[in-house]
C1' cells in the first nucleotide's frame, strides 16, 4: 500500500407529552432508512437506561467527534385580530322620560294675524204666529124593503052615498153610515221655523262691525339641561385560539473539517 476473513459499530433522526428518569407504542416534524412478537386502563429497563428472538452490512461517501447552516417545536414577552367571562350608567355611544327657548318643518296671516271693544245667531224660558201631521165642523155625492118625512099609482078597510082612513112599491127629501174635494171654520200635537215679543245667559263655537299693525297655531326631529338604563357599542380585569416582534430552549436533514480497529497473507 493491496487482498482476504472478523470485529466494534451501523440498518433513521428529532420534537411535545407521559414518567422519578430513561426508551417504546401513540401524536408531530423531517424523511426513505431490515423484519417478528410486547405495549397507554401502558409495555419494558435502571444513568452502561427498550426487552426477546431473526437478518443484512461493516473500518469507511455509510461508524464516531466537532463546527457551520436550519425545517420544525416548547416556553416566555411586545403589539394586534377572534371569541367568552365578570364589573361599570359620576368614562360613554345607542335607548327611554322630562323641562328648556332666540331655532327648524308645515298650515295660516296687509284680501290684516293676535289682543281688545262692540252687536247679533246657535242655547234656555214663557207667550204668540206660520207650517206640516191628524181629526171634526161645513160643501158635494151616495145612502133606509119593514121598524124615518111628504106624496102615495094599483090594491085594501069604512060609509047606503058624498067621502074618508091605514098604507106597499115608485119618486123625492133626510138620519144613522160612508166617499171626495178644499182660498173656509175649530181642536190636538211637534228636534218643522231666516217668523214675532219679552227675559235670561259662565264657557265655546259661528257671524258683524271697531281700534291697533306682525305675527300666530301645530306636531314632529335637531339642540342644550336633568335623571334613567348594562341588550349592544365604551371602560376595566381576566380565559381561549391565532398572528407578529423579542427572547431562551431543544433540534432532522444537509455542508465542513478531523478521527478511528483486530488477524492473516502479499
Nucleotide at each position: 500500500c493491496c487482498g482476504u476473513g472478523c470485529u466494534a459499530g451501523g440498518u433513521g433522526g428529532g420534537g411535545a407529552g407521559g414518567u422519578a428518569g430513561c426508551g417504546g407504542u401513540g401524536c408531530c416534524c423531517u424523511g426513505u432508512a431490515c423484519u417478528c412478537g410486547c405495549a397507554a386502563u401502558c409495555c419494558g429497563c435502571u444513568a452502561u437506561a427498550g426487552c426477546g428472538g431473526g437478518a443484512c452490512u461493516g473500518a469507511a461517501u455509510u461508524c464516531c467527534c466537532a463546527c457551520c447552516c436550519g425545517a420544525g417545536g416548547u416556553a416566555g414577552u411586545u403589539c394586534g385580530g377572534c371569541u367568552u367571562u365578570a364589573a361599570g350608567g359620576u368614562c360613554u355611544g345607542c335607548c327611554u322620560u322630562a323641562a328648556g327657548g332666540a331655532a327648524u318643518u308645515g298650515a295660516u296671516g296687509u284680501u290684516g294675524a293676535c289682543a281688545c271693544c262692540c252687536g247679533g245667531g246657535u242655547c234656555c224660558u214663557g207667550c204668540g204666529c206660520a207650517a206640516c201631521a191628524g181629526g171634526a165642523a161645513c160643501c158635494c155625492g151616495u145612502g133606509a124593503a119593514c121598524c124615518c118625512u111628504g106624496u102615495c099609482a094599483g090594491a085594501u078597510c069604512c060609509g047606503g052615498a058624498a067621502g074618508g082612513a091605514a098604507g106597499c112599491a115608485g119618486c123625492a127629501g133626510u138620519a144613522a153610515g160612508u166617499g171626495g174635494u178644499g182660498c173656509u171654520u175649530u181642536c190636538u200635537g211637534u228636534g218643522u221655523g231666516c217668523c214675532g215679543c219679552a227675559g235670561g245667559g259662565a264657557a265655546g263655537c259661528c257671524u258683524g262691525g271697531g281700534u291697533c299693525g306682525a305675527g300666530u297655531c301645530a306636531u314632529g326631529a335637531a339642540c342644550u339641561u336633568a335623571a334613567g338604563u348594562a341588550a349592544c357599542g365604551c371602560u376595566u380585569a381576566g380565559g381561549g385560539c391565532u398572528g407578529u416582534u423579542c427572547u431562551a430552549u431543544c433540534g432532522a436533514a444537509g455542508g465542513u473539517g478531523g478521527g478511528u480497529g483486530c488477524a492473516c497473507g502479499g
Molecule: Bacterial large signal recognition particle RNA
Organism: Radiobacillus kanasensis